[in-house]
RNA sequence: ACAGUUCUUCAGGGGUGGGUGCAAUUCCACACCGGCGGUGAUGCGGCCUUGCGCCGACGAGCCCGCCAGCCGCGUUUUUGCGGCAGAUUCGGUGCGAUCCCGAAGCCGACGGUUAUAGUCCGGUAUGAAAGAAGAACAUU
Numbered sequence: 001a002c003a004g005u006u007c008u009u010c011a012g013g014g015g016u017g018g019g020u021g022c023a024a025u026u027c028c029a030c031a032c033c034g035g036c037g038g039u040g041a042u043g044c045g046g047c048c049u050u051g052c053g054c055c056g057a058c059g060a061g062c063c064c065g066c067c068a069g070c071c072g073c074g075u076u077u078u079u080g081c082g083g084c085a086g087a088u089u090c091g092g093u094g095c096g097a098u099c100c101c102g103a104a105g106c107c108g109a110c111g112g113u114u115a116u117a118g119u120c121c122g123g124u125a126u127g128a129a130a131g132a133a134g135a136a137c138a139u140u
Stems, first nucleotide, its partner, number of pairs: 001140001004137007015030001018028002031119002033108002035066004044056004048051001061106002069084005088104005110122003
């Protein structure tokens, strides 16, 4: 230092407002939010060998994949297997961008509800988990 086993910690944000109405934080208007991994030219910082150089931090809700959710099978339970599961264009720069800059858009599980929910309430939710960090063990 690579990979392995075990353990520990951490790991999701957002309307006390307006309109209509018997009734809406659910409709309308306006406002607000954006999990994890990957890719992320340029730019930024550092280095010296000054090069389309190397290293580092940052960096996509709508590009690729994953978690949470739902359905089926199986299971004493846990675990497991299979399936379903949202949304972007235009312009600019440039060798190169659905990622940068500008503009205009769009999307959001399940159950509940005096009325239809990304934002309210609920679930072992003080849960689980994509994963992140650390420790120990053993190996080369």
About this RNA: FMN riboswitch aptamer (RFN element), 140 nucleotides, folded computationally. Its Rfam family is "FMN riboswitch aptamer (RFN element)". Rfam describes the family as follows. The RFN element is a highly conserved domain that is found frequently in the 5'-untranslated regions of prokaryotic mRNAs that encode for flavin mononucleotide (FMN) biosynthesis and transport proteins. Its mean pLDDT, the model's own confidence on a scale to 100, is 75.